[in-house]
RNA sequence: GGGGUCGUAGCGCAGUCCGGUUAGCGCGUCUCCCUGUCAAGGAGAAGGUCGCGGGUUCGAAUCCCGUCGGCCCCG
Numbered sequence: 001g002g003g004g005u006c007g008u009a010g011c012g013c014a015g016u017c018c019g020g021u022u023a024g025c026g027c028g029u030c031u032c033c034c035u036g037u038c039a040a041g042g043a044g045a046a047g048g049u050c051g052c053g054g055g056u057u058c059g060a061a062u063c064c065c066g067u068c069g070g071c072c073c074c075g
Base pairs, nucleotide, nucleotide: 001074002073003072004071005070006069007068010027011026012025013024020058029045030044031043032042033041051067052066053065054064055063
């Protein structure tokens, strides 16, 4: 330099193929209940410019282009 793959909440991931209403799950965090206390258990809450920029579209995490980073392969 060329090709492939991944990037979504603090962490691990689903959703992308086939665009559609409010972007979800588990763990963790916070508050409350329970308990002599902790843990466990129960109830609730917060937390996301979907790596970044642009384009297409009535509508983009999803499609297209560029770009950055991780990993793998080729040279």